[in-house]
Molecule: transfer RNA
Organism: uncultured bacterium
RNA sequence: AGACCAGUGGCGCAGUGGUAGCGCAGAAGACUCUUAAUCUUUUGGUCGUGGGUUCGAAUCCCACCUGGUCUACCA
Numbered sequence: 001a002g003a004c005c006a007g008u009g010g011c012g013c014a015g016u017g018g019u020a021g022c023g024c025a026g027a028a029g030a031c032u033c034u035u036a037a038u039c040u041u042u043u044g045g046u047c048g049u050g051g052g053u054u055c056g057a058a059u060c061c062c063a064c065c066u067g068g069u070c071u072a073c074c075a
Base pairs, nucleotide, nucleotide: 001071002070003069004068005067006066007065010024011023012022013021018055026042027041028040029039030038048064049063050062051061052060
């Protein structure tokens, strides 16, 4: 330098055009002698950034940023 993959709640991930979700974690409550466990409810997301396409974008297109893998080049 090029190619490819990834970026979504605090963490791990799903969702590949049509209401942003699951598990864990956090909070409140129930239960319990207490902790833990269990049960109920609930908080938390500018979907990496900026544009574009579209009635509608996490999803498609372009540029850029970050991380990873591979290849090439220089020494």